[in-house]
């Protein structure tokens, strides 16, 4: 330099035929418990990496900058 693959809740990530953004783990509260762990239940939390564009409509399609991992020379 050139090719390829990732950036989604504090972490790990699902979501891809475009059509309400979901889990686990955490964090509160409660329930159970003589009192803690564990279990149960219910909240909390997301500018979808930044910008443009295409569509009625974009995490998903097209540019294009950034950041990571690979690979080629």
């Nucleotide at each position: 330099g050139c090719c390829u693959c990732c950036g989604u809740a504090g972490c790990u990530u699902a979501g891809c035929u475009g059509g309400u953004a979901g889990a686990g783990c955490g964090u509160c509260a409660g329930a159970c418990u003589u009192g803690u762990a564990a279990u149960c239940u219910g909240a909390c939390g997301g500018u979808c990496a930044g910008g443009g564009g295409u569509u009625c409509a974009a995490a998903u399609c097209c540019c294009u900058u950034c950041g990571g991992g690979g690979g080629c020379u």
RNAcentral holds the sequence, with entries from MGnify. Predicted 3D model of a 73-nucleotide RNA (transfer RNA) from a marine sediment metagenome. Its mean pLDDT, the model's own confidence on a scale to 100, is 81. Its Rfam family is "tRNA". It is annotated as a transfer RNA. Rfam's curators write: Transfer RNA (tRNA) molecules are approximately 80 nucleotides in length.